The prediction has a mean pLDDT of 77.
The RNA shown here (c-di-AMP riboswitch aptamer (ydaO/yuaA leader)) has 136 nucleotides and comes from Sulfobacillus harzensis.
Lineage of the source: Bacteria > Bacillati > Clostridia > Eubacteriales > Sulfobacillus.
The RNAcentral record of the sequence draws on Rfam.
Its Rfam family is "c-di-AMP riboswitch aptamer (ydaO/yuaA leader)". Rfam describes the family as follows. This family represents a conserved RNA structure found upstream of the ydaO and yuaA genes in Bacillus subtilis and related genes in other bacteria.

[in-house]
RNA sequence: AAUAUGAGCGAGCCGAAUUGUCAUGCUGUGACAACCGGGGGACCCAGCAAUUGGGGUGAGGCGCAAUCUGCGCGGGGCCGUCCCUCUCCAGGCCCUAACCCGUCAGCUAACUCCGGAGGCACUUCAACGACGAGAG
Numbered sequence: 001a002a003u004a005u006g007a008g009c010g011a012g013c014c015g016a017a018u019u020g021u022c023a024u025g026c027u028g029u030g031a032c033a034a035c036c037g038g039g040g041g042a043c044c045c046a047g048c049a050a051u052u053g054g055g056g057u058g059a060g061g062c063g064c065a066a067u068c069u070g071c072g073c074g075g076g077g078c079c080g081u082c083c084c085u086c087u088c089c090a091g092g093c094c095c096u097a098a099c100c101c102g103u104c105a106g107c108u109a110a111c112u113c114c115g116g117a118g119g120c121a122c123u124u125c126a127a128c129g130a131c132g133a134g135a136g
Stems, first nucleotide, its partner, number of pairs: 012120003018034007035116006045106001053104001054101004061073005074096006
């Protein structure tokens, strides 16, 4: 120095997006299960312009402006305050997107069909680049 083992410390956020088992052509892939999430789908109830098409996931809706943005209301997240937990109220910082179905879907028991991603923060290390200061 590397490897292995053990112990200790640290280990946050949005979101349903986690865990386990088995198989295999095995750093991967596939299947299943648990759990979490979503869609469709009766009676009853509700509803009545249905091309101005309509609808779904999601907090991401509405209004006024008028130019893809601003303001306001509403909604959502985090920190934080509060003796502690939950909630609420101060305060602070942000978001109010995107995608999908395809003429079709109110609610909805039984039933049935899908999803379980992605993106960040803190700390440490490394690399690259820019700029500035100083000295010669």